[in-house]
RNA sequence: GGGCAUGUAGCUCAGUGGUAGAGCGCAAAACUGAUAAUUUUGAGGCCGAUGGUUCGAUCCCAUCCAUGCCCA
Numbered sequence: 001g002g003g004c005a006u007g008u009a010g011c012u013c014a015g016u017g018g019u020a021g022a023g024c025g026c027a028a029a030a031c032u033g034a035u036a037a038u039u040u041u042g043a044g045g046c047c048g049a050u051g052g053u054u055c056g057a058u059c060c061c062a063u064c065c066a067u068g069c070c071c072a
Base pairs, nucleotide, nucleotide: 001071002070003069004068005067006066007065010024011023012022013021018055026042027041028040029039030038048064049063050062051061052060
């Protein structure tokens, strides 16, 4: 320098056009003599950035950024 892939909650990942979910973690409550475990509830992300298409974009398109892999 060229090509490809990935980017969504603190972490690991779903969601592939109709205003975003799970597990673990975190907080509170219940239970216990107390802790752990268990159960319930809750907080936490407008989806890497900017534009475009569309009535509507996490999703489609372009550019850029970050990370990884391959080629030279």
Predicted 3D model of a 72-nucleotide RNA (transfer RNA) from a Patescibacteria group bacterium. Lineage of the source: Bacteria > Bacteria candidate phyla. The prediction has a mean pLDDT of 82.